[in-house]
Context: one part of a larger RNA
Molecule: small-subunit ribosomal RNA, 5' domain
Organism: uncultured prokaryote
RNA sequence: GAUUGAACGCUGGCGGUAGGCUUAACACAUGCAAGUCGAACGUGAAAGCUCUUCGGAGUGAGUAGAGUGGCGGACGGGGGAGUAACGCGUAGGAAUCUGCCUAGUAGGGGGGGGGGGACAACAUGUGGAAACGCAUGCUAAUACCGCAUACGCCCUUCGGGGGAAAGCGUGGGACCUUCGGGCCACGCGCUAUUAGAUGAGCCUGCGUAAGAUUAGCUUGUUGGUGAGGUAAAGGCUCACCAAGGCGACGAUCUUUAGCUGGUCUGAGAGGAUGAUCAGCCACACUGGAACUGAGACACGGUCCAGACUCCUACGGGAGGCAGCAGUGGGGAAUAUUGCGCAAUGGGCGAAAGCCUGACGCAGCCAUACCGCGUGUGUGAAGAAGGCCUUAGGGUUGUAAAGCACUUUCAGCGAGGAGGAAAAGCUGUAUGUUAAUAGCAUGCAGCCGUGACGUUACUCGCAGAAGAAGCACCGGCUAAUUCAGUGCCAGCAGCCGCGGUAAUACUGAAGGUGCAAGCGUUAAUC
Numbered sequence: 001g002a003u004u005g006a007a008c009g010c011u012g013g014c015g016g017u018a019g020g021c022u023u024a025a026c027a028c029a030u031g032c033a034a035g036u037c038g039a040a041c042g043u044g045a046a047a048g049c050u051c052u053u054c055g056g057a058g059u060g061a062g063u064a065g066a067g068u069g070g071c072g073g074a075c076g077g078g079g080g081a082g083u084a085a086c087g088c089g090u091a092g093g094a095a096u097c098u099g100c101c102u103a104g105u106a107g108g109g110g111g112g113g114g115g116g117g118a119c120a121a122c123a124u125g126u127g128g129a130a131a132c133g134c135a136u137g138c139u140a141a142u143a144c145c146g147c148a149u150a151c152g153c154c155c156u157u158c159g160g161g162g163g164a165a166a167g168c169g170u171g172g173g174a175c176c177u178u179c180g181g182g183c184c185a186c187g188c189g190c191u192a193u194u195a196g197a198u199g200a201g202c203c204u205g206c207g208u209a210a211g212a213u214u215a216g217c218u219u220g221u222u223g224g225u226g227a228g229g230u231a232a233a234g235g236c237u238c239a240c241c242a243a244g245g246c247g248a249c250g251a252u253c254u255u256u257a258g259c260u261g262g263u264c265u266g267a268g269a270g271g272a273u274g275a276u277c278a279g280c281c282a283c284a285c286u287g288g289a290a291c292u293g294a295g296a297c298a299c300g301g302u303c304c305a306g307a308c309u310c311c312u313a314c315g316g317g318a319g320g321c322a323g324c325a326g327u328g329g330g331g332a333a334u335a336u337u338g339c340g341c342a343a344u345g346g347g348c349g350a351a352a353g354c355c356u357g358a359c360g361c362a363g364c365c366a367u368a369c370c371g372c373g374u375g376u377g378u379g380a381a382g383a384a385g386g387c388c389u390u391a392g393g394g395u396u397g398u399a400a401a402g403c404a405c406u407u408u409c410a411g412c413g414a415g416g417a418g419g420a421a422a423a424g425c426u427g428u429a430u431g432u433u434a435a436u437a438g439c440a441u442g443c444a445g446c447c448g449u450g451a452c453g454u455u456a457c458u459c460g461c462a463g464a465a466g467a468a469g470c471a472c473c474g475g476c477u478a479a480u481u482c483a484g485u486g487c488c489a490g491c492a493g494c495c496g497c498g499g500u501a502a503u504a505c506u507g508a509a510g511g512u513g514c515a516a517g518c519g520u521u522a523a524u525c
Base pairs, nucleotide, nucleotide: 001525002524003523004522006521007520008519009518010517013372014371015370016369017368018367019365020364021330026328027327028326030325031324032323035071036070037069040068041067043064044063048059049058050057051056078283080281087208088207089206090205091204092203093202096200097199101196102195107194108193110191111190113147115145116144122137123136124135125134126133127132153162154161155160167188168187169186170185171184172183175182176181209255210254211253216246217245218244221243222242223241224240225239226238227237228236258280259279260278261277262273263272264271265270285306286305287304288303289302308319309318310317311316336362338361339360340359344358345356346355347354348353375405376404377403378402385396386395387394388393409466411461412460413459414458415457419452424446425445426444427443428442429441430440431439432438469514470513471512472511473510474495475494476493480509481508482507483506484505490497491496
């Protein structure tokens, strides 16, 4: 000199853009943060309609608490405890899996046949303070289980063997009908398989902190054969066999640490660092384990053990903010228990839509960077006052006052974009089709969605009106005099000042430097 996620002291007008627990991975009250689908299913209540023996029965748009079922809760969000490691970075590799997705009209070419038995919900009974159950009975499905079929798929001794499925919605001309529908078409879904894309698992070379006041370490250890296991190579596991493997090119041990793109500094080489943003990793009260699933050994899932907290009728139960806010505690120190799903993105859904503390915004903080303002011109009687003085004067100082103007920003009033693309409705063209239904896509028109928001911005109004401090002045280092003090009180980054004329302490006047900041402290180069 530059820099900071800074803090402290004094001071403080506005705006924009960023950032904001670096400490206790300490403990957490409260609310919210992951749901959705009725176009998979039974069911509940139910407008209307039909029939009626007037008791009721059937159908049923729109709708839905709970339940079965599907998809998603493995993403998104958080903090960095552990880890010196194939964890990360980089360059390669072969022995693998992959839900959703795939455009010249839905990737490709196939299949989607026929049956069965349950379990929730519900009803009844019953246990328990509660959490939560238990028994009996009824029932549906895209839930579950067989049978059939199998180009391709898996296994194979190449003879053969094994394996699947589910329907739902919309529309409709013939034909059939038990009047429910069948049937046909389209859309979505299902099944096996293949190709791609994406994601993930695995292996290897090289690089990746300090200590030798850590020198030897290792028994599934190193290799082989066989078997098991995995999606997959492999001591990954096991049986047997051999006795190997690593190490001064630093093994082992100890300490410290998430790694990287980057960031800061520097002419560079390098040094330091890893907040925000992005990629990867590991973690989710502590330790362990598996289940489900395409994917987890799973932050807001399950089980076991432990510590802690809470409820209890003492028999037994409940919980996990390193999600967003917020509280206590720790600390020099770090914010609101805010608004909205309008946009972007995500989950579910055919869609409308629902959910979304992701996200978009607002609030707080000079924490940082950037921009603007706190007036402009004129004005010598060089006013008064202050300070100094050689007592003449000098300086503060065109500074003020006065005169003439302007009105940024703040204030008040009015107007007012853009962020909005959609969705919906109508028409039309094309495709599909037997079809002018329906559905999909394109185009046109109408309608119409904003948290921010009293938005940005523009115009008008009034009045210089509301807006300057901080540090320093011995040398380094820009800027000096007076008074007080008297080795005292004090200053100080280094040299050093202060013991009666202190440009170095304290105050004042003046000056210098920065400026909504200025200094100090800490830290890095």